This is a predicted structure of a 265-nucleotide part of an RNA (large-subunit ribosomal RNA, domain VI) from Lachnospira sp. UBA3212. Its Rfam family is "Bacterial large subunit ribosomal RNA". Gene Ontology terms of the family: structural constituent of ribosome and ribosome. Its mean pLDDT, the model's own confidence on a scale to 100, is 90. It was read from a public genome assembly.
Context: one part of a larger RNA
RNA sequence: CGCAGGAGAUUUGAAGGGAGCUGUCCUUAGUACGAGAGGACCGGGAUGGACAGACCUCUGGUGCACCAGUUGUCGUGCCAACGGCACAGCUGGGUAGCUACGUCUGGCCGAGAUAAACGCUGAAGGCAUCUAAGCGUGAAGCCCCCUCCAAGAUGAGAUAUCCCAUAGCGUAAGCUAGUAAGACCCCUGAAAGACGAUCAGGUUGAUAGGACAGAGCUGGAAGUACAGUAAUGUAUGUAGGUGACUGUUACUAAUAGGUCGAGGG
Numbered sequence: 001c002g003c004a005g006g007a008g009a010u011u012u013g014a015a016g017g018g019a020g021c022u023g024u025c026c027u028u029a030g031u032a033c034g035a036g037a038g039g040a041c042c043g044g045g046a047u048g049g050a051c052a053g054a055c056c057u058c059u060g061g062u063g064c065a066c067c068a069g070u071u072g073u074c075g076u077g078c079c080a081a082c083g084g085c086a087c088a089g090c091u092g093g094g095u096a097g098c099u100a101c102g103u104c105u106g107g108c109c110g111a112g113a114u115a116a117a118c119g120c121u122g123a124a125g126g127c128a129u130c131u132a133a134g135c136g137u138g139a140a141g142c143c144c145c146c147u148c149c150a151a152g153a154u155g156a157g158a159u160a161u162c163c164c165a166u167a168g169c170g171u172a173a174g175c176u177a178g179u180a181a182g183a184c185c186c187c188u189g190a191a192a193g194a195c196g197a198u199c200a201g202g203u204u205g206a207u208a209g210g211a212c213a214g215a216g217c218u219g220g221a222a223g224u225a226c227a228g229u230a231a232u233g234u235a236u237g238u239a240g241g242u243g244a245c246u247g248u249u250a251c252u253a254a255u256a257g258g259u260c261g262a263g264g265g
Base pairs, nucleotide, nucleotide: 001152005163006162007161009159010158011157016148017147018146021049022048023047024046025045026044027043033038051106052105053104054103055102059100060099061098062097066093067092068091069090070089071086072085073084074083075082076081110144112142117137118136119135120134164264166177167176168175169174182260183259184258185257186202187201188200189199190198207253208252209251210249211248212247213246214245216242217241218240223236224235225234226233227232
């Protein structure tokens, strides 16, 4: 821009993409078969591998504004307590998120037309012949079935809902303006993200930050008291600290404002 008014939703599915794999074991059954050795078809069940998708409850990884320990040095006047730097100084753990080594799910079943092949009926050619007319069976393959996307499918589909027939100019076609439903700018953001976009919100508000409470993590703070010559230990005390997680709460910021947007062959 189009989809013969303007919107916000929900959809149909032409076309297209993806998937399609396979082992072992049990049973049927030591049956059919076979002198024996051996050993099935058909059918039923279980459990794996690789592959694919999703997810983070569990098991792990990571986790550079989390917690603790610790070395050297500098600083806060000193002690104590802290802070900076040294690869994040090093080391031990670790929430959310992201992840696999973790968890869950999938390939099924069925239908149609067929290939090779196997047949029925059957002439040419009194017989025979699956083929010439005609009719069947038949594959991990083909078309469906499953899944994703999909009306720019210009062949532009469908359904219900919302907004309404304003003003100026013009003979008219139409042009312009302010609006409606609605949308955007702008702002707060994240389940989103290179930017746009998407999604959640904008005071009739829990969108983010803060605060409060909790979860989870760390692992027992400082100060004081006591014990010990001291290093240190114990008590106060599941202590203190705590990024992303959960809930509550308008304290802070989403204020105010602006723009676009129908009048219907």